[in-house]
RNA sequence: ACGGGUAUAGCUCAGCUGGUAGAGUGGCGGAUUCCAAAUCCGUAGGUCGUGGGUUCGAUCCCUACUGCCCGUGCCA
Numbered sequence: 001a002c003g004g005g006u007a008u009a010g011c012u013c014a015g016c017u018g019g020u021a022g023a024g025u026g027g028c029g030g031a032u033u034c035c036a037a038a039u040c041c042g043u044a045g046g047u048c049g050u051g052g053g054u055u056c057g058a059u060c061c062c063u064a065c066u067g068c069c070c071g072u073g074c075c076a
Base pairs, nucleotide, nucleotide: 001072002071003070004069005068006067007066010025011024012023013022019056027043028042029041030040031039049065050064051063052062053061
């Protein structure tokens, strides 16, 4: 440099044919316990990487860019 993949909650990941964003884990509060762990109940937490476009409506489609991963190549 070129090609491909990927970006969603603190972390790991779902999200169907475009129609009000979810789970596990972690955090916080409570129950239980002599105290804790484990278990159970409740609760908060999201500009869906950034800009633009299409659409009545975009996490989802198109486009440019950015970060990360893989492959190929170039220079030394």

The RNA shown here (transfer RNA) has 76 nucleotides and comes from a Saprospiraceae bacterium. It was read from a public genome assembly. The organism belongs to Saprospiraceae, within Bacteria. Model confidence (mean pLDDT): 82 of 100.